This is a predicted structure of a 410-nucleotide RNA (Bacterial RNase P class A) from an uncultured Sphingomonadaceae bacterium.
């Protein structure tokens, strides 16, 4: 200086005129004053909530969903710290949909001898069996008998070489062997366990194991461990307003006993309530499905003081983030407010001007130079708009600016 990594900030600013939407204080009103009024992401509706109705007595069984490696933090959460363990990277740092493949059940195209219990395409060997040259000795001179040499690769043995292929039944080296192979043995590498270390996933020494049970996919079915009522502000509550507390059809129910007060009480059987059974509770003359109609679309709340904010300060904590102290009040609209116009000013970008400030050069008078500073002009300034509020997360972004790590020159 150049490249890469990580974290924060910012999203124009100031004034003046009109014009908006709410809240305050005055006032009888009209009005006047005084302060406040889009986001980091308001977006998508992916997650958790708060809050509002609804269901919810206890036990159990299923159904659908979620999460998925240890502790932590959170109201909680699929979020967030930090660890750990794979992998990518020289690193700083990223990613992980991180439990199980010895329950089970699928898939693994094509190529290839074989891709779940395998397998021989091209090969290596041929020791021993077989086959074909031939030598040399015996004797009984032949289709004998013995010896050992050559050469085929035919029966057989290999999966070590080499192809296919994304992947080929650990991996390197030595022994062994006809030639080979965990066959045997040393390292790795794998399972397994004692101990040490940590709060845990884990790690480390050491010991055993060569039936070392051996590819891959579970963001495939599936098992395993945990979690998890539903609806949603169009939620819900008031007030109003109006017909017809509407009508019609079907299916089950509408029962037994007791007991005195003759119409009530208790039991028991029956149906209705939530996925289902068992108890339990409340309802019961009603429940449950279909048709046909009527009326309401309006107002006021819900509505913003909050699991709140603050580059504030202090104590714990490696951090998330707790807890305490100071200060702070900053949109509530309802077809939908926050805008228009000028000025000056920042920030980018073009172009032009030797201003001389800076840079280079001088014969010391001065010239160059548009690269930086300045200054004149033009042109731009992103994504993008609350609607019941919050904690995430995920995506869209012009111009910029801080701060820390890392790797390479100098």
């Nucleotide at each position: 200086c150049a490249g890469g990594g990580g974290g924060c900030c910012a999203a124009g600013g100031c004034a003046g005129c009109c014009g908006c939407g709410g809240g305050g204080u005055c006032g009888c009103a009209a009005g006047a004053c005084c302060g406040c009024g889009a986001g980091g992401a308001a977006a998508g509706u992916c997650c958790g909530g708060g809050c509002u109705c609804c269901a919810c007595g206890a036990a159990g069984c299923a159904a659908g969903g979620g999460u998925g490696g240890c502790g932590g933090g959170u109201a909680a959460c699929g979020c967030c710290c930090g660890c750990c363990g794979u992998g990518a990277g020289c690193a700083a740092u990223c990613a992980c949909a991180g439990g199980g493949a010895a329950a089970g059940u699928g898939c693994c195209a094509c190529a290839g001898a074989g891709a779940g219990c395998a397998g021989a395409c091209c090969g290596c060997c041929g020791a021993u069996g077989g086959c074909c040259c031939g030598c040399g000795g015996a004797c009984u001179u032949g289709a004998u008998c013995c010896g050992g040499g050559g050469g085929c690769a035919c029966a057989g043995g290999c999966a070590a070489g080499g192809g296919u292929g994304a992947a080929a039944g650990g991996g390197u080296g030595c022994g062994g062997u006809a030639a080979a192979a965990g066959c045997g043995c040393a390292c790795c590498g794998g399972g397994g366990u004692u101990c040490u270390g940590g709060u845990a996933a884990c790690a480390g020494c050491g010991c055993c194991c060569g039936a070392c049970a051996u590819g891959g996919c579970a963001a495939a079915c599936c098992c395993c461990a945990c979690c998890c009522g539903g609806a949603g502000c169009a939620a819900g509550a008031c007030c109003g307003a109006a017909u017809a507390g509407g009508g019609g059809c079907g299916a089950c129910g509408c029962g037994c006993c007791a007991g005195c007060u003759u119409g009530c009480u208790g039991g028991c059987a029956g149906g209705u309530g939530g996925g289902u059974u068992u108890c339990a509770c409340a309802c019961c003359a009603g429940u449950c499905g279909c048709c046909c109609g009527g009326g309401u679309u309006g107002g006021u709340u819900g509505c913003u003081u909050g699991a709140g904010c603050g580059c504030g300060c202090c104590u714990g904590g490696c951090a998330a983030c707790a807890g305490g102290c100071c200060g702070c009040c900053u949109a509530g609209a309802u077809g939908a407010a926050u805008g228009g116009c000028u000025g000056c000013c920042c920030c980018u970008g073009c172009a032009g001007c030797g201003c001389u400030g800076g840079u280079c050069u001088u014969u010391c008078g001065g010239g160059a130079u548009a690269c930086c500073g300045g200054u004149u002009g033009c042109a731009g300034g992103a994504c993008a708009g609350a609607a019941c509020c919050c904690g995430g997360c995920u995506u869209a972004u012009a111009c910029g600016g801080c701060c820390c790590c890392c790797u390479g020159a100098c």

It matches the Rfam family "Bacterial RNase P class A". Its family is annotated with ribonuclease P activity, tRNA processing and dimeric ribonuclease P complex in the Gene Ontology. Rfam classes the family as a ribozyme. Model confidence (mean pLDDT): 76 of 100.